[in-house]
RNA sequence: UUCCGAUAAAGGCAAACCCGUCGAAAGGCGGGGACGCAAAGCCACGGGGCUAAACCCGGGAGCAUUAAAUGCGCCCGGGCAGGUUGGCCGGGUUGCCGAA
Numbered sequence: 001u002u003c004c005g006a007u008a009a010a011g012g013c014a015a016a017c018c019c020g021u022c023g024a025a026a027g028g029c030g031g032g033g034a035c036g037c038a039a040a041g042c043c044a045c046g047g048g049g050c051u052a053a054a055c056c057c058g059g060g061a062g063c064a065u066u067a068a069a070u071g072c073g074c075c076c077g078g079g080c081a082g083g084u085u086g087g088c089c090g091g092g093u094u095g096c097c098g099a100a
Stems, first nucleotide, its partner, number of pairs: 004098002012037002017032006035087001041093003045090003048085003055079006062072003
């Protein structure tokens, strides 16, 4: 120095759940709280998971005097990431300690 990681030492982080807050949601942030974690520090680059407001497609009734056509918003169904997840994995990058 690299790999490695202990019932070591000093510190660190904080799942579920609860409260507040932001968001359409997934989820984030703050406080409480600890299941766990040697990168559970940082980066959405690749894969996976999650969500679907907007957008696209289909359907429905309505309005625009009537019919066709067209337009508008509403409701229902489907699709979709540019949203989200680093405590799902890979990759990148920085870093504390030192028994075997």

This is a predicted structure of a 100-nucleotide RNA (c-di-GMP-I riboswitch aptamer) from an Elusimicrobiota bacterium. It matches the Rfam family "c-di-GMP-I riboswitch aptamer". Rfam's curators write: GEMM was predicted in a large-scale screen for bacterial structured RNA regulatory elements. The prediction has a mean pLDDT of 86. NCBI's taxonomy places the organism under Bacteria, Pseudomonadati, Elusimicrobiota.